[in-house]
């Protein structure tokens, strides 16, 4: 330098173009004499900029970051 893949919550992963969810973690409440455990409630996310579309996490283009292969 070129090809391919990936980018979603604090972490690990979902999501046929149609309300962005789960688990763990975190905060609060209940349970306990206290901790652990259990139950309930809540906050937190689509890498960035454009395009297509009534509607984009999803499709297209460019960039950025990471991985992998070739040189």
């Nucleotide at each position: 330098g070129g090809g391919c893949c990936u980018g979603u919550a604090a972490u690990u992963c979902a999501a046929u173009g149609g309300u962005a969810g789960a688990a763990u973690g975190c905060a609060c409440c209940c349970u306990u004499g206290g901790c652990u455990g259990g139950g309930g409630u809540g906050a937190u996310a689509u890498c960035c900029g454009g395009g297509u579309u009534c509607g984009a996490g999803u499709c297209c283009c460019g960039g950025c970051a990471g991985g992998u292969c070739c040189a």

The prediction has a mean pLDDT of 81. This is a predicted structure of a 71-nucleotide RNA (transfer RNA) from a Candidatus Pacearchaeota archaeon. The RNAcentral record of the sequence draws on ENA. The organism belongs to Candidatus Pacearchaeota, within Archaea. Its Rfam family is "tRNA". From the family's description: Transfer RNA (tRNA) molecules are approximately 80 nucleotides in length. It is annotated as a transfer RNA.